Source information: The part of an RNA shown here (small-subunit ribosomal RNA, central domain) has 349 nucleotides and comes from a metagenome. Its mean pLDDT, the model's own confidence on a scale to 100, is 90. RNAcentral holds the full RNA, with entries from SILVA.
[in-house]
Context: one part of a larger RNA
RNA sequence: CUGGGCGUAAAGCGCGUGUAGGUGGUGACGUAAGUCGGGUGUGAAAUCCCUGGGCUCAACCCAGGAACUGCGCUCGAAACUGCGUUACUAGAGUACGGGAGAGGGGAGUGGAAUUCCUGGUGUAGAGGUGAAAUUCGUAGAUAUCAGGAGGAACACCCGCGGCGAAGGCGACUCCCUGGACCGAUACUGACACUGAGACGCGAAAGCAUGGGGAGCAAACAGGAUUAGAUACCCUGGUAGUCCAUGCCGUAAACGAUGGGCACUAGAUGCUGCAGGUAUGACUCCCGCAGUGUCGUAGCUAACGUGUUAAGUGCCCCGCCUGGGGAGUACGGCCGCAAGGCUAAAACUC
Numbered sequence: 001c002u003g004g005g006c007g008u009a010a011a012g013c014g015c016g017u018g019u020a021g022g023u024g025g026u027g028a029c030g031u032a033a034g035u036c037g038g039g040u041g042u043g044a045a046a047u048c049c050c051u052g053g054g055c056u057c058a059a060c061c062c063a064g065g066a067a068c069u070g071c072g073c074u075c076g077a078a079a080c081u082g083c084g085u086u087a088c089u090a091g092a093g094u095a096c097g098g099g100a101g102a103g104g105g106g107a108g109u110g111g112a113a114u115u116c117c118u119g120g121u122g123u124a125g126a127g128g129u130g131a132a133a134u135u136c137g138u139a140g141a142u143a144u145c146a147g148g149a150g151g152a153a154c155a156c157c158c159g160c161g162g163c164g165a166a167g168g169c170g171a172c173u174c175c176c177u178g179g180a181c182c183g184a185u186a187c188u189g190a191c192a193c194u195g196a197g198a199c200g201c202g203a204a205a206g207c208a209u210g211g212g213g214a215g216c217a218a219a220c221a222g223g224a225u226u227a228g229a230u231a232c233c234c235u236g237g238u239a240g241u242c243c244a245u246g247c248c249g250u251a252a253a254c255g256a257u258g259g260g261c262a263c264u265a266g267a268u269g270c271u272g273c274a275g276g277u278a279u280g281a282c283u284c285c286c287g288c289a290g291u292g293u294c295g296u297a298g299c300u301a302a303c304g305u306g307u308u309a310a311g312u313g314c315c316c317c318g319c320c321u322g323g324g325g326a327g328u329a330c331g332g333c334c335g336c337a338a339g340g341c342u343a344a345a346a347c348u349c
Stems, first nucleotide, its partner, number of pairs: 003321004007303002012317001014201004021194003025088007033081002035077008049065006091191001092188004096183003103177007110154001115149007125136002162169002206247006215241002220236004258316006266294008275285002298305002322349003331342004
């Protein structure tokens, strides 16, 4: 230096943007660094290998040869890689025209429901449960009608439907804004892929400051249940859940499946856009993009996967290397803290 792997056995970073680096389309010319060939110098001796010889053999020793797979110099080759110049358009991108979408941010508006307050009607119960009780109610509850307050979430539409890199996103209107897709042309001319570090985003819970607080509800209290019941059930109930700003940076952050490109049977559903058909099209045919189900070959330990691969190849990154100790200690970095990231060993089986 070299191996085998990563859906479920150990193993894909939660996701993106992108620096260095690695890798990189087609043609021509040049160059000759890599690459290939010839020559030459060197590669000490001994050792190893071959041949011959000497100790009675052998070990050992002597002689000769080969080898020393390397390096330097030099001459040459130009297919491939590199480098330089030039050209190209199939990769990538830009312009133009479209339609789709809970993509993101901000402002405003709306109705249903729960709770509370005020007033009316009305009277003895109401709640709750397996059954009860705590609880509420003659200071008038529950029920019902009218008015008002406030917060949070947006029924139906809603679909194995859509959008987003992931986390995630669902009332309506307006403003600002990102991406993808389809169509027909024109343009740029390899501008590409990946991406160590770095930077950004990142559910819930949690933290800081200030608001807000209807419902729900850790903690907590009470009532039950029970042998007990620090639970499950019930009545209450505070943080929190909501908003603004700033932290935290984790997850079964899951498709437990990194990204890109190419190739490899079919069948069928859905979404978006375009085209064709007699004239018409969600409907018939067909193209592109996306998203499901089944399944051939192949792959797989099996399960399964199967053009959205876990098939066949190439490029780049990340990661694994027996169980426990341990995602811990120590150190470092980050954080207000909680803690996070990085990450052992002794010992033991």